[in-house]
RNA sequence: GGCCAGAUAGCUCAGUUGGUAGAGCACGUGACUGAAAAUCACGGUGUCGUCAGUUCGAUUCUGACUCUGGCCA
Numbered sequence: 001g002g003c004c005a006g007a008u009a010g011c012u013c014a015g016u017u018g019g020u021a022g023a024g025c026a027c028g029u030g031a032c033u034g035a036a037a038a039u040c041a042c043g044g045u046g047u048c049g050u051c052a053g054u055u056c057g058a059u060u061c062u063g064a065c066u067c068u069g070g071c072c073a
Stems, first nucleotide, its partner, number of pairs: 001072007010025004019056001027043005049065005
């Protein structure tokens, strides 16, 4: 330098032939207990990496860029 994949909640990750997004863990509050642990209930306003384009509407489609990993040179 070229090619491919990825970037979504604190962490690990889903997701949607385009209609304003979820799980597990963690965390907080409450119940329970003499007090804890365990268990149960409740709690998510996440600019979906950034900037543009297409569209009535973009996390999703298109382009450029940034970062991470891999392959080739």
Molecule: transfer RNA
Organism: Gemmatimonadales bacterium